[in-house]
RNA sequence: GAUGAACGCUGGCGGCGUGCUUAACACAUGCAAGUCGGACGGGGCCAUGUGGCGAAGGCGAGAGCUUGCUUGAGUUGGAGCCAUAUGGCUUAGUGGCGGACGGGUGAGUAACGCGUGAGGACCUGUCCACCGGAGGGGGACAACAGCUGGAAACGGCUGCUAAUACCGCGUAAGCGCGAGAGCGUGAAAGGAUGGCGACAUCCGCCGGUGGAGGGGCUCGCGUCCUAUCAGCUGGUUGGUGGGGCAACGGCCUACCAAGGCGAAGACGGGUAGCCGGCCUGAGAGGGCGUACGGCCACACUGGGACUGAGAUACGGCCCAGACUCCUACGGGAGGCAGCAGUGGGGAAUAUUGGGCAAUGGGGGGAACCCUGACCCAGCGACGCCGCGUGGGCGAUGAAGUCUUUCGGGACGUAAAGCCCUGUUGUGCGGGAAGAAGAGAGUGACGGUACCGCACGAGGAAGCCCCGGCAAACUACGUGCCAGCAGCCGCGGUAAUACGUAGGGGGCAAGCGUUGUCCGGAAUUACUGGGCGUAAAGGGCACGCAGGCGGGUUUGUAAGUCAGCUGUAAAAGGCGGGGGCUCAACCCCCGCAUGCCGGCUGAUACUGCGAGCCUAGAGUAUGUGAGAGGGAAGUGGAAUUCCCGGUGUAGCGGUGAAAUGCGUAGAUAUCGGGAGGAGCACCAGUGGCGAAGGCGGCUUCCUGGCACAUAACUGACGCUCAUGUGCGAAAGCUAGGGUAGCGAACGGAAUUAGAUACUCCGGUAGUCCUAGCCGUAAACGAUGGAUACUAGGUGUGGGUGUCGCAGGGCAUCCGUGCCGCAGCAAACGCGUUAAGUAUCCCGCCUGGGGACUACGGCCGCAAGGCUGAAACUCAAAGGAAUUGACGGGGGCCCGCACAAGCGGUGGAGCACGUGGUUUAAUUCGAUGCGAACCGAAGAACCUUACCUGGGUUUGACAUGUAGGUGUUAGCGAGGUGAAAGCCGAGCGACCCUGGCUUGCCAGGGAGCCUAUGCAGGUGCUGCAUGGCUGUCGUCAGCUCGUGUCGUGAGAUGUUGGGUUAAGUCCCGCAACGAGCGCAACCCCUGUUGUCAGUUGCCAUCGGGAGAGCCGGGCACUCUGGCGAGACUGCCGCCGACAAGGCGGAGGAAGGUGGGGACGACGUCAAGUCAUCAUGGCCUUUAUGCCCAGGGCGACACACGUGCUACAAUGGGGCGCACAGAGGGAAGCGAGGGCGCGAGCCGGAGCGGAUCCCAGAAAGCGUUCCUCAGUUCGGAUUGCAGCCUGCAACCCGGCUGCAUGAAGCCGGAAUCGCUAGUAAUCGCAGAUCAGCCAAGCUGCGGUGAAUACGUUCCCGGGCCUUGUACACACCGCCCGUCACACCACUCGAGUUGUCUGCACCCGAAGCCGGCAGCUUAACCCGCAAGGGGAAGAGCCGUCUAAGGUGUGGAGGGUAAGAGGGGUG
Repeated sequence: GAUGAACGCUGGCGGCGUGCUUAACACAUGCAAGUCGGACGGGGCCAUGUGGCGAAGGCGAGAGCUUGCUUGAGUUGGAGCCAUAUGGCUUAGUGGCGGACGGGUGAGUAACGCGUGAGGACCUGUCCACCGGAGGGGGACAACAGCUGGAAACGGCUGCUAAUACCGCGUAAGCGCGAGAGCGUGAAAGGAUGGCGACAUCCGCCGGUGGAGGGGCUCGCGUCCUAUCAGCUGGUUGGUGGGGCAACGGCCUACCAAGGCGAAGACGGGUAGCCGGCCUGAGAGGGCGUACGGCCACACUGGGACUGAGAUACGGCCCAGACUCCUACGGGAGGCAGCAGUGGGGAAUAUUGGGCAAUGGGGGGAACCCUGACCCAGCGACGCCGCGUGGGCGAUGAAGUCUUUCGGGACGUAAAGCCCUGUUGUGCGGGAAGAAGAGAGUGACGGUACCGCACGAGGAAGCCCCGGCAAACUACGUGCCAGCAGCCGCGGUAAUACGUAGGGGGCAAGCGUUGUCCGGAAUUACUGGGCGUAAAGGGCACGCAGGCGGGUUUGUAAGUCAGCUGUAAAAGGCGGGGGCUCAACCCCCGCAUGCCGGCUGAUACUGCGAGCCUAGAGUAUGUGAGAGGGAAGUGGAAUUCCCGGUGUAGCGGUGAAAUGCGUAGAUAUCGGGAGGAGCACCAGUGGCGAAGGCGGCUUCCUGGCACAUAACUGACGCUCAUGUGCGAAAGCUAGGGUAGCGAACGGAAUUAGAUACUCCGGUAGUCCUAGCCGUAAACGAUGGAUACUAGGUGUGGGUGUCGCAGGGCAUCCGUGCCGCAGCAAACGCGUUAAGUAUCCCGCCUGGGGACUACGGCCGCAAGGCUGAAACUCAAAGGAAUUGACGGGGGCCCGCACAAGCGGUGGAGCACGUGGUUUAAUUCGAUGCGAACCGAAGAACCUUACCUGGGUUUGACAUGUAGGUGUUAGCGAGGUGAAAGCCGAGCGACCCUGGCUUGCCAGGGAGCCUAUGCAGGUGCUGCAUGGCUGUCGUCAGCUCGUGUCGUGAGAUGUUGGGUUAAGUCCCGCAACGAGCGCAACCCCUGUUGUCAGUUGCCAUCGGGAGAGCCGGGCACUCUGGCGAGACUGCCGCCGACAAGGCGGAGGAAGGUGGGGACGACGUCAAGUCAUCAUGGCCUUUAUGCCCAGGGCGACACACGUGCUACAAUGGGGCGCACAGAGGGAAGCGAGGGCGCGAGCCGGAGCGGAUCCCAGAAAGCGUUCCUCAGUUCGGAUUGCAGCCUGCAACCCGGCUGCAUGAAGCCGGAAUCGCUAGUAAUCGCAGAUCAGCCAAGCUGCGGUGAAUACGUUCCCGGGCCUUGUACACACCGCCCGUCACACCACUCGAGUUGUCUGCACCCGAAGCCGGCAGCUUAACCCGCAAGGGGAAGAGCCGUCUAAGGUGUGGAGGGUAAGAGGGGUG
């Protein structure tokens, strides 16, 4: 884009179309094919004429008598009936024409069925043209009547009868036979009208010729899938005779022959009506075949004939079958795939309508009849087309809704309102065409279309979408829920993706969805693709068919090309024009329709025929290389085994071992022997072969190749489906052989295990002969052939030439590497193409399923070849890039290892954490990088937790309104655990005005009330800012421009050196630059200078002593400013560089030591509980106040420490030497008291001055003598001290007493490279006190070791592999367990289709029949006979049915198997 559609929501009008795609399932009811009385006889009705009979009624002789009634011969009357004649209407029957058309359906059919183009052996009612004829006879049968059977349907018998029904005869064109003469055969029908009639006219009848239209038949070409259907065929193929037909024909039959078809796909299976056309597409092509038109086929299923001009006979017949209905059970009836309609099936498809007015059809002379063909109407937005649902003006941008940063924005001129219009609608009025040669008549649709008038904006809008593709965005709700989804994918608390709303986009009486087809898809590639690595070259060769094929001459004209021509139905398409108001729709004209047929022509190319040529190919001659193949023989080295000698305890093997061998003598070694297999060196990047493959030497047989020569042949060529052969290893069969090796197997190890890797053994096998197998990463992952397209360099073989030679040059063949153009996605290929071309073959078409299943073929087997589907996935792949990673490589760092010292892990205690417990044990931190962490101070407070009590504008901020002088504030007392509540009493301040003692009025502050709001350590560190940890003080991370690459990206930043360093030097398609490194800053080490209430018996004086005093600033020190170090100097190394090594000098060297300082980034690292902050939640509580409790629990586990386990120690006594700090609600001296903690007391000090403050280890001396101790100090008891409102939970300290574990710590693990570790003490922050053994600082004493970079950990650079990229804590394989799904096999079982054989055999055609029956014709006077026909019977064929046996595909199945998904 399209649709015969369906479904969801919605729905105003009209026109034109269209409407069972499924059950060719079953059908109630009505209608759909009749007509002709001018073919015929009869029946019925009517009319008229004639004849007969003749009712009622009238007249009425007469009679009776109740004189007015009854009766009544006769007459009249004519109803009606009968007969007959004529006419009209009607009709069952005979007869004619039509029921073979029209209408339906698509089951079957892969076929001359259809399409297209040819052909000739045929038929043709009605119609047209023409020729001719129609003479004369005959016999029946229906109807009908009578009788009769049956429930019915429907008959039977007897009798009568007409014809345009039937049958002879005559005539004869024609036909058949025949050379001919001739012989044979061989028709007919009348009716109507007019006329007195002859006759005329009309409609018919018979024969023939031709036409038109229709039909039958034959042939060329075209016409789906399947080869997992490869062979098919018995009337089969042909012939002859016969039969049959309208006609040809094996159509049928008898006989004869043995053919016919097939890889260009026979036969079989599946599917299907075919076409004009329709849809799509640029086209080529693909899909479809509904409506309309042509053809075919079918009519409940199967078979069959009859009639007829014509029949597969839809609304005919016969038979069989299934089904339905009726039945009196004997028997009958039926066929909607005609129009409506019903049930059923289905997602789904309409009225039991009107009319023959038109068009068309049948019958009829006609009138006319029939016509569910048809024309109309009805139903359905099913489709196409058209129209409307209003138009103009209208801004305070109303209300409302949505949104908001609260200002606003949007719906939006939209509405309202004002002014219009009148399509459509409603009402009324008018009113067609369609209808004909003229006139009249005739309309279902229909009072419809259309026209006029009136009314009136009045009745008429929805659907889908808004994450990207793809046009259209916000809010709320929801919270991986509910849901969406075409693909990618959305949803786990801020969703433009779900739901709703507002807004927007799109289309519009529709809009979406689903199904289907084409397109996009160059994704089956003819147009128009590919195959080194993405899917794809057959393992290799030979080669039939096939395809393709060198130069030249000529003929031909098949292909090819051109002109003319036939055909290509109509409709449809395209162009033009016209008609409905337009359009859809319809009409007219023209064009087009590639194909196919005919005629004529052209000859370049291809083909075909003929001739010539030598460049392809082959032959010949000569030379040459080679692990080419086959066979026979032969050689030495080595392993093993056997024999003998020597010799003794081990050998062997491994990472280490063990199994194993060995005192019965191994291994080792010497000599001799046996046997099998393979051939070291040569050896190559080498050679040969088609591939597989081929390796000692010799001989024989044998294939191919190269070069040279240019004698011969003269295109003999290339490729190759099927086919045939070859074909590593393993494997198989038979027979040999077996030294070594060695699947399986045994054993030893390793290991969690070890059906492995390693070791000791060892059977098949490996070897030979013969035969199978036929595979492989059979690889150059690259089919073969030919030609062309730069080079360079190596190597194997040959030839020519130059040269004395080494050698050079030229050329051909082979084999490698590099490389231009070109190609390629890139990698790469590149005269040995993956370049440029031609020819032929093979192969590919997403991944898995699946190198599978089933079937077939091959094989002894193993198995091979061929080779699917269901189902499932949104990928599977290739090449390259950047990272990351590696039990990959190279280079290099780091207390990383190693070397060394001291620890942790064991004990006790302290602290932190997990866990557990609890009313609560508040919260956070969780590998390194949480765990003496936030916490540099939890008894209350802190405090966030729990229990209980209380409070609600709040403990705190601010706005508005109102109130308040009995105000704010203070507050005795009561109550209470406190908070709080009640509350006497006291009682202000500021501003303005009036008044001026003081008071009044207004305002402010304060307070109270109300309302906005406050508050939250409530949640989210995965919404955030900030800050921080970590890799890591590691040396890296990037940018601009240029260059390279399709691109990601690369280069720079790699390389050679060097460094602590991307530090520096050199080189370089790079040149520069930034953030990092370093330096600049601070402390410390030396020194100068400046300064001097500490320091100094340096110097002078005083002093009993102390820098205590006077005095002094030289020194020390303090702290400002400077100096100093830069590989600067020398030597060597290095590249003359950077730099390295050594040395001199120097307090210090090669960044002197330490600190501060942390690149791009990583870990969704940590923190919403420091703070800040979005969103959410809470708001008489999750806020606020208070008391008590908890954060301190304790069976355990971990981390970090302290103290120890002792003699390098512990205790006692004595004696030294620091630095850095702190101090006013503070440090607190001397003095006094206490054993002590401490107390009393208070000097001095806001500090280089006073105090804390005794530093300790150390040194000297003494005791202890190896002991759970004079080690160790836990725990506990008692008694105290201090802080504090308060030490019960829950502080520190002191004294006395108690004296636990612990005797150096398993696996494992930590720190440290020098003033470091270790060890020793001192101070400070926080702080009332302190659970500090922590932290931050300070100094004292003061080591050991580093061979080195293999290993462990972390890191840097280069490189390599990768299937990793939330990146190795990755990815990922298989089994097992569970669930579901499809499939394969399966003892079987079940129905379907089908082959073959046989049995039975309806109807019917055909054939036969001596018996039976029979009007026409013949013979006969007749009886009768003949001919012919019929019934019946027999036979051939044959549907259905039956039996048996095969084949195909399907359903189902215990069980078995693998597969897919989770």

Overview
Model confidence (mean pLDDT): 85 of 100. Small-subunit ribosomal RNA from an uncultured Synergistota bacterium, 1462 nucleotides, folded computationally. Its Rfam family is "Bacterial small subunit ribosomal RNA".